[in-house]
Context: one part of a larger RNA
RNA sequence: ACCUUUCUAAGGAACUCGGCAAAUUAGCCUCGUAACUUCGGGAAAAGAGGUGCUCACGUAAGUGAGUCACAGUAAAUUGCGUUUAGCGACUGUUUAACAAAAACACAGCACUCUGCUACGUCGUAAGACUAAGUAUAGGGUGUGACAAGUGACCAAUGCGGAAAGAUCAAGGUAAGUGGUUAGCGAAAGCGAAGCUCUGAACCCAAGUCCCCGUGAAUGUCGGCCGUAACUAUAACGGUCCUAAGGUAGCGAAAUUCCUUGUCGGGUAAGUUCCGACCUGCACGAAUCUUGUAACGACUGAACGACUGUCUCGGAGAGGAUCUCG
Numbered sequence: 001a002c003c004u005u006u007c008u009a010a011g012g013a014a015c016u017c018g019g020c021a022a023a024u025u026a027g028c029c030u031c032g033u034a035a036c037u038u039c040g041g042g043a044a045a046a047g048a049g050g051u052g053c054u055c056a057c058g059u060a061a062g063u064g065a066g067u068c069a070c071a072g073u074a075a076a077u078u079g080c081g082u083u084u085a086g087c088g089a090c091u092g093u094u095u096a097a098c099a100a101a102a103a104c105a106c107a108g109c110a111c112u113c114u115g116c117u118a119c120g121u122c123g124u125a126a127g128a129c130u131a132a133g134u135a136u137a138g139g140g141u142g143u144g145a146c147a148a149g150u151g152a153c154c155a156a157u158g159c160g161g162a163a164a165g166a167u168c169a170a171g172g173u174a175a176g177u178g179g180u181u182a183g184c185g186a187a188a189g190c191g192a193a194g195c196u197c198u199g200a201a202c203c204c205a206a207g208u209c210c211c212c213g214u215g216a217a218u219g220u221c222g223g224c225c226g227u228a229a230c231u232a233u234a235a236c237g238g239u240c241c242u243a244a245g246g247u248a249g250c251g252a253a254a255u256u257c258c259u260u261g262u263c264g265g266g267u268a269a270g271u272u273c274c275g276a277c278c279u280g281c282a283c284g285a286a287u288c289u290u291g292u293a294a295c296g297a298c299u300g301a302a303c304g305a306c307u308g309u310c311u312c313g314g315a316g317a318g319g320a321u322c323u324c325g
Stems, first nucleotide, its partner, number of pairs: 002319007010311002014309001019306001027051005036041001038145001052067006068072001080304007087296002092104002108143007120129003146291004151221003156218002158214004165209003171203002176198001178196003183190002222240005249283001250280001261277005
């Protein structure tokens, strides 16, 4: 020096990516307890005091007196607390052995399919599950408690509907043509029937085109120019394009490049944090939007308490190791 561990003057996060680790707190009794809230909670909120033993009285609870200690939940067991923001409502689940989370699930919501020999799934099939269920049921998809809401676009893609027209396969029907040859002919050649190679036209399904509908279906949701009596800005106007041009709400955000944006707060000092602004590179409404009490081994910021994390080290105990015996 290493491992485990105890203590440490003064300071008390100056350490560090970050209070990581450690320390503080702790049981029981009494008092007391805020914002907010879905009225259940929040809450053991926070905070304050008490706590041993002996005797007396008392049914007991307890009251009074006395007494020891530095210390009475004397060891052990045994919450640190508060404020604020993000995300996810919650309890739960997960990468057995680097990830426990904001991921998954969830109750709730919505759409869609399915009338029962159901849809769907498995199986070549028989059949099985669904279900000894029957639309308050079952399958699929998305969203994800609750509150307030959920805008525009059906041009593209998908799905549904309608069946007038166009297109259109096999098949059916079949005009005609070729081959063969009984026969005819002097020959050239013609050539019935049958068989055979083909075959125009006509009939004909779904689908596609066409038409309509449909967004809690996949998705999409604009430019340019000018204008007000300081300036600036533009309620207003013009124009081009589009299926329609992003509504409410939110916004430098888990989204903001420029960017440590600007202003305010907190600090002596703050690229983080909180509150605003809006110039949204590139938010936005069930790939949900915005809030939200409670909850979280989640993530960011701040404060108190506390401490060897540090200033900056030091001392001790046990172990391991090395040398000698």
Large-subunit ribosomal RNA, domain IV from an uncultured Verrucomicrobiota bacterium, 325 nucleotides, folded computationally.